[in-house]
RNA sequence: GAGUUUGAUCCUGGUUCAGGACGAACGCUGGCGGCGUGCCUAAGACAUGCAAGUCGUGCGAUUCUCUGGAGCUUGCUCCAGAGGAUAGCGGCGGACGGGUGAGUAACGCGUAGGCAACCUGCCCACAGGACCGGGACAACAGGACGAAAGCCCUGCUAAUACCGGAUAGGCACCAGGCUCCGCAUGGAGCUCGGUGGAAAGGGGUAACCCACCUGUGGAUGGGCCUGCGUCCCAUUAGCUUGUUGGUGAGGUAACGGCCCACCAAGGCUUCGAUGGGUAGCCGACCUGAGAGGGUGACCGGCCACACUGGGACUGAGACACGGCCCAGACUCCUACGGGAGGCAGCAGUCGGGAAUUUUCCACAAUGGGCGAAAGCCUGAUGGAGCAACGCCGCGUGAGUGAGGAAGGUCUUCGGAUUGUAAAACUCUGUCCCGAGGGAAGAACACAAUGACGGUACCUCGGGAGGAAGCCCCGGCUAACUACGUGCCAGCAGCCGCGGUAAUACGUAGGGGGCAAGCGUUGUCCGGAGUUACUGGGCGUAAAGGGCGUGUAGGCGGUUCGCUAAGUCGGGUGUGAAAGUGCAGGGCUUAACCUUGCAAGUGCAUCCGAAACUGGCGGGCUAGAGGGAAGUAGAGGAAAGCGGAAUUCCCGGUGUAGCGGUGAAAUGCGUAGAUAUCGGGAGGAACACCAGUGGCGAAGGCGGCUUUCUGGGCUUUCCCUGACGCUGAGGCGCGAAAGCUGGGGGAGCAAACGGGAUUAGAUACCCCGGUAGUCCCAGCCGUAAACGAUGGGUACUAGGUGUAGGGGGUAUCGACCCCCCCUGUGCCGGAGUUAACACAAUAAGUACCCCGCCUGGGGAGUACGGCCGCAAGGUUGAAACUCAAGGAAUUGACGGGGGCCCGCACAAGCAGUGGAGCAUGCGGUUUAAUUCGAAGCAACGCGCAGAACCUUACCAGGGCUUGACAUCCCCUGACAACACCGGAAACGGUGCCUUCCCGGCUUGCCGGGACAGGGUGACAGGUGGUGCAUGGUUGUCGUCAGCUCGUGUCGUGAGAUGUUGGGUUAAGUCCCGCAACGAGCGCAACCCUCGUCCUUUGUUGCCAUCACUUAGGGUGGGCACUCAAAGGAGACCGCCGGAGACGAUCUGGAGGAAGGUGGGGAUGAGGUCAAAUCAUCAUGCCCCUUAUGUCCUGGGCGACACGCGUGCUGCAAUGGCCGAUACAACGGGUUGCAAUGCCGCGAGGCGGAGCUAAUCCCUUAAAGUCGGCCUCAGUUCGGAUUGCAGGCUGAAACUCGCCUGCAUGAAGCUGGAAUUGCUAGUAAUCGCGGAUCAGAACGCCGCGGUGAAUACGUUCUCGGGCCUUGUACACACCGCCCGUCAAGCCACGAAAGUCGGCAACACCCGAAGCCAGUGGGCCAACCGCAAGGAGGCAGCUGUCUAAGGUGGGGCUGGUGAUUGGGGCUAAGUCGU
Repeated sequence: GAGUUUGAUCCUGGUUCAGGACGAACGCUGGCGGCGUGCCUAAGACAUGCAAGUCGUGCGAUUCUCUGGAGCUUGCUCCAGAGGAUAGCGGCGGACGGGUGAGUAACGCGUAGGCAACCUGCCCACAGGACCGGGACAACAGGACGAAAGCCCUGCUAAUACCGGAUAGGCACCAGGCUCCGCAUGGAGCUCGGUGGAAAGGGGUAACCCACCUGUGGAUGGGCCUGCGUCCCAUUAGCUUGUUGGUGAGGUAACGGCCCACCAAGGCUUCGAUGGGUAGCCGACCUGAGAGGGUGACCGGCCACACUGGGACUGAGACACGGCCCAGACUCCUACGGGAGGCAGCAGUCGGGAAUUUUCCACAAUGGGCGAAAGCCUGAUGGAGCAACGCCGCGUGAGUGAGGAAGGUCUUCGGAUUGUAAAACUCUGUCCCGAGGGAAGAACACAAUGACGGUACCUCGGGAGGAAGCCCCGGCUAACUACGUGCCAGCAGCCGCGGUAAUACGUAGGGGGCAAGCGUUGUCCGGAGUUACUGGGCGUAAAGGGCGUGUAGGCGGUUCGCUAAGUCGGGUGUGAAAGUGCAGGGCUUAACCUUGCAAGUGCAUCCGAAACUGGCGGGCUAGAGGGAAGUAGAGGAAAGCGGAAUUCCCGGUGUAGCGGUGAAAUGCGUAGAUAUCGGGAGGAACACCAGUGGCGAAGGCGGCUUUCUGGGCUUUCCCUGACGCUGAGGCGCGAAAGCUGGGGGAGCAAACGGGAUUAGAUACCCCGGUAGUCCCAGCCGUAAACGAUGGGUACUAGGUGUAGGGGGUAUCGACCCCCCCUGUGCCGGAGUUAACACAAUAAGUACCCCGCCUGGGGAGUACGGCCGCAAGGUUGAAACUCAAGGAAUUGACGGGGGCCCGCACAAGCAGUGGAGCAUGCGGUUUAAUUCGAAGCAACGCGCAGAACCUUACCAGGGCUUGACAUCCCCUGACAACACCGGAAACGGUGCCUUCCCGGCUUGCCGGGACAGGGUGACAGGUGGUGCAUGGUUGUCGUCAGCUCGUGUCGUGAGAUGUUGGGUUAAGUCCCGCAACGAGCGCAACCCUCGUCCUUUGUUGCCAUCACUUAGGGUGGGCACUCAAAGGAGACCGCCGGAGACGAUCUGGAGGAAGGUGGGGAUGAGGUCAAAUCAUCAUGCCCCUUAUGUCCUGGGCGACACGCGUGCUGCAAUGGCCGAUACAACGGGUUGCAAUGCCGCGAGGCGGAGCUAAUCCCUUAAAGUCGGCCUCAGUUCGGAUUGCAGGCUGAAACUCGCCUGCAUGAAGCUGGAAUUGCUAGUAAUCGCGGAUCAGAACGCCGCGGUGAAUACGUUCUCGGGCCUUGUACACACCGCCCGUCAAGCCACGAAAGUCGGCAACACCCGAAGCCAGUGGGCCAACCGCAAGGAGGCAGCUGUCUAAGGUGGGGCUGGUGAUUGGGGCUAAGUCGU
């Protein structure tokens, strides 16, 4: 920096990614070279070889060779010399070098110092010295034991081995004196006396060399001490008896409780002792801008360790990796008696593990040990080998090359891409192969000497020949298509992909990235300002302690002086080397190596400065406190008193109810309640006053009086003189509930009982009612203990209320008015804030101190500790798991609010729901009952019309380039007709046999039409997907809304405009306004109806005139009706009133019509993945002798049922019969059909007229007049059924319509519920049309007759605007909580059980040091000897490892069962 919480936004906050690094590992792949690196695990166990020896110039001895000599048994012995070898004695070295990181939280390490408290072999310098003696022990020889390892006895012997004596002005010690010095103990020097203490030789002809002794000094290396620094846990808070100190003795190289005896009682610790866990430390390494964080491989310094534990010896140095002793575990050998061993040296083996190399070469170089030296030894080291483990370098070719080859992939089929890529041609030779040459590293006078290595490097030759992979391509993040798959298989770092069109899975093509590597995993830092020192926060996101008091601590007014700890400046020392940085240099470059400089931010020390902080001292008064004078108050504690009310008791009056609720019931009451009056008892609480009034630190405090008592405020400016602020722990206070003991108990009231409510109702409501509420004493210690805001101080605009006090002014006085202080509210500016908001009572600006936070859940849980009688409180995790939260925005929603509409309710009228039938749907049935439509907005819907057809369904029979289209080839007919088979389709036979155009004269050829046959491309599909689509449609809704530009406001989503006040049918208009305008909608423009006018009059009309068969029939006329065409008219235009103005409303006039005049057409932006793949079109998928196509028959018409929509009714406002009046819209030539005739009728015969203002359909019906019926399942009602007919049609069986006669069912007005309608409307009456051969009760239209009601907007439904709440946004059909049931996971408890660790008590007690000891033993000295001095062994003791016993502590594993917790598409119960 990015992704991820949301519909979107801002913030908070976590999570994830991009970077770098690695002693790595794993997967795929792998050409070369250089330089590095390579058991991080089992400090597990180790076979084998090697890793520390050397010196004969210390010594004796042995042996070999050579030379000389002697003896002589001529090949043996002896002697001498020279040279080589070496077991032993002796010296030096095995304390270095090499390995490892177990232990260690420590003076272990780092850094800076100290030792006046120390040592130092070999080395260097200086001074002095080495005289005289002695006795042994190995080797060797002899003997003995043992399997071995080894060991014993006796005897001989040398030394640079050992011992005694001498000498020593120096040295050590003791006593004394003097001088000088130091931070203390003290040190140095001089002097005197006493005591003590040395030595070794070897080589050389020699000079001399190498050794030796005593001292002094140096160098080097070490020892000890100190300041500071050095991980986590306080759920480790107290630890300590050699402990702390002293005196004395011991011990050490040396100080020291290091050790011992005695004395004292100290020492450490919240600035973290003690305990537990973890860990070698550092230079450095990785990361980071830095500050930091992480690490401690390689290289270098220090430490520790060497199978585990203990111990000492030797030595200059060790408590000793390749030494010793003991104990233990393990392994090996054994003759079973006993022995041997220690790879955390180099290789190597097994084991463990994700994982880490050769049993290589050489001492040539560097270095080490020994030696006089030659030299020997050296798994240190130098090299090579293995491993892409890392870093660095190089290569796998370069140039030209378009018909842009082939192949692959994609494709809109045109092409695109792979791609100059390849091929081809021309080159080059790094690596590679072969050959030739060939180093430096070598330093030793010369000479000789190279493991690496015939290596590096150079030259020549050969030939593109042998050398590319890995990961990724949804976003972050660079790179896209196809196919396969179909919530499968799989992917995934986070968000998330996959349920049939997947750039996210798998494969392919293409592309991107890196490259001998590429990815993955793990770890660390970064990003993360996400522990915030640099550099964060706490009103609501996580976070202010419930409140006070006060300890430690932190911080602290003003002035003067001193100081110099902090601070600042300068100097000096140190901060090893390597590394890092910079500048150079060397390998062809780089990595690598190398030189110089810088840096190393630190520590120590010296000098200086004195502002600030600190320290010390003196002063001051502005902070703080006190005095004095006033003052308000439910501040606290105790005692007493009071009235109202409730309840109870007694009595009176009085009678049937009371009480309670939404409505009731339980309850009380005739044994007298409620009500009412009087009297009494008792407890609790204090109406009015009362107030965002007062007091208190908070909790909290409310009748009145008294006593005691705390705090505040004002005024004064008298006193003290910084006495202050905060405050970890501590201590105190602390609502309610709860607990203990004792009282008290009126009312209220958990639990409980009852009554209701309810699906249930362990609730809400009602009737009762116990703890409790009250008092005393004692606990508890919590709360939304909240202003969700710690305390203090200072500063920073105003305005306005209120409480207390004071001052000014005014007044006689009180008010009024002005000012100040203290408290308590509101509004508001700057500023702050994520926003909301805060705003002198800050959440502003600063300082000081305390508390607290670091994602959500798990969890304030578990374990542990502390407190509590208990309840519980306090402190307070982890595993595991998930993507929380705040504020604000737009919507949606609310059994939220306001305003307003609509046949939405209400008011009415007529219905539906009941009946029968029709019709559609569900269901069921069926071979099939084709398909779609599904709340409103599917259901008389698609269907404006299923007997065949339609038809998509079923059964059966057929066809396969097909019923239909285009192309190609062949043929020239086919069809029709007739016959046969067949249910038909179809098959067979017969008959008949082409047409048009052009070429040339026919024949013939070519083309075309049509038909038949054939081949393959293809046709075809009412097969799937309306959730891939276009188009069309429904719905909210003809609701009044939906938006944009610019501006403004807001961090932003967004707001404003569009809100507000009016008004309207309307976002209609007006006014106002940070808005100003605009668009789509509204309205208007369009059609139609209503009035009038004009024009034109046939098929229309007929007032006037004439004729008439009496019919506008005819003449005639166009006045009227009407038909169309065009115009007029209506605009709140006029008047009154209302309205602030206005918009507009209201009333009126006029008018055919009045406030959109009625109706229609017209449907904004959007919503419903709404409907339709079966109107049509269409992507993809599927079928292809079938899912296509043809035919016959059947089905779509089924029928126990359920629902919707209708028709007809149930009757008298009616039915029937007779008579009679008045329409409009329409339709008609495969059609409407008149008059006439036949039939009871449907209808038939027949056909005038009419392509229609002409003729026909066409009698309209209700109505009116008259008559009958008289309340009855009827003269209502007509279903059903029988018979007989009619019509259409190839054909009415399944399955049409109509007629006549007969039949006469249900039904007497319809439960819950529900529909339509506000006027020419509802209701009622008939008429027409589309479709159509026929077949409407449906649909679309038409006219006739023609109502009732609307108080009103509380309620239901739907909608609009504003506002409010929201944890909803798939938007309330939302979200979401808990138990139960199921699975998985981690954790706690648990009778126990099994381990580990560190201590403690006691027992036992190896080796060993030290001490003691005597009756053993002993070469050196003394002594003639005995013996002595001294020593050794033995024994004893203290200490003590391992071991044993015991009870505790801490910690881990496991545990039947048990507890809660987390997670898990579709379980249960409730809400």

This is a predicted structure of a 1471-nucleotide RNA (small-subunit ribosomal RNA) from an uncultured Clostridia bacterium.
Rfam family: Bacterial small subunit ribosomal RNA.
Its mean pLDDT, the model's own confidence on a scale to 100, is 85.
RNAcentral holds the sequence, with entries from ENA, Greengenes and SILVA.